[in-house]
Source information
A computed fold for a 73-nucleotide RNA from a Candidatus Kerfeldbacteria bacterium, annotated as transfer RNA. The sequence was found in a public genome assembly. Its Rfam family is "tRNA". About the family: Transfer RNA (tRNA) molecules are approximately 80 nucleotides in length. The organism belongs to Candidatus Kerfeldiibacteriota, within Bacteria.
Formats: sequence, structure tokens, C1' cells
RNA sequence: GGGCGUAUAGCUCAGUUGGUAGAGCACCGGAUUUGGCGUCCGGAGGUCGGAGGUUCCAUUCCUCCUGUGCCUA
Repeated sequence: GGGCGUAUAGCUCAGUUGGUAGAGCACCGGAUUUGGCGUCCGGAGGUCGGAGGUUCCAUUCCUCCUGUGCCUA
């Protein structure tokens, strides 16, 4: 350089032919306990990598850019 993937919460990942985003762990509060761990209940936390395009509506489709992984020369 060429090709194929990937980017969503602090971390690991879902998101069902487009309809204003969830789970587990972690974190905070409460219950239980003499206290802690564990368990149970509740809560907070993300304008979905960036910029455009299509559309009534984009995490989702298209283009470019950036980061990153693999293959290849």
C1' cells in the first nucleotide's frame, strides 16, 4: 500500500429487515449482620468515535476521516 472487521455506561458486551438505548460486573444508598463478606431491594451513569448524506425519524443505511484488530504484499 491492498483486503476484511471493529468503535454503544468506568470495564466486558447486547440492541431482533430505521421508530428518541439495555444486561452483567464495578459504583452509590437501603435491608440483613456486633461489624465485614455474601445475599436481597432501589438508584445514578452513555447526545451510540468524528463530519456529512438519505429519511418524517439514523446506534442501525450510504460516503469520508480518525483510532484499533487480523490477513496479505